A computed fold for a 77-nucleotide RNA from a Moraxellaceae bacterium, annotated as transfer RNA.
The organism belongs to Moraxellaceae, within Bacteria.
The sequence was found in a public genome assembly.
It matches the Rfam family "tRNA". Gene Ontology term of the family: triplet codon-amino acid adaptor activity.
The coordinates come from a structure-prediction model, not an experiment, and the mean pLDDT is 82.
RNA sequence: CGGGGCGUAGCGCAGCUUGGUAGCGCACUACAAUGGGGUUGUAGGGGUCGAAGGUUCAAAUCCUUUCGCCCCGACCA
Numbered sequence: 001c002g003g004g005g006c007g008u009a010g011c012g013c014a015g016c017u018u019g020g021u022a023g024c025g026c027a028c029u030a031c032a033a034u035g036g037g038g039u040u041g042u043a044g045g046g047g048u049c050g051a052a053g054g055u056u057c058a059a060a061u062c063c064u065u066u067c068g069c070c071c072c073g074a075c076c077a
Base pairs, nucleotide, nucleotide: 001073002072003071004070005069006068007067010026011025012024013023020057028044029043030042031041032040033039050066051065052064053063054062
């Protein structure tokens, strides 16, 4: 330098193809069961989807640019 993949809640991920209320598991908070811990049950909180712009009535999803990480190749040695 070229090609490809990934980026969504504290962690691990789904959702994207085919636009229509942002989800799952674990974790966290409260309560109950227990003498306590662990565990189980019930309820609850938390993200605007890496960033910016565009299209659209409507964008995590489509388009453009850009940032970070990873892989492959090229180049140099």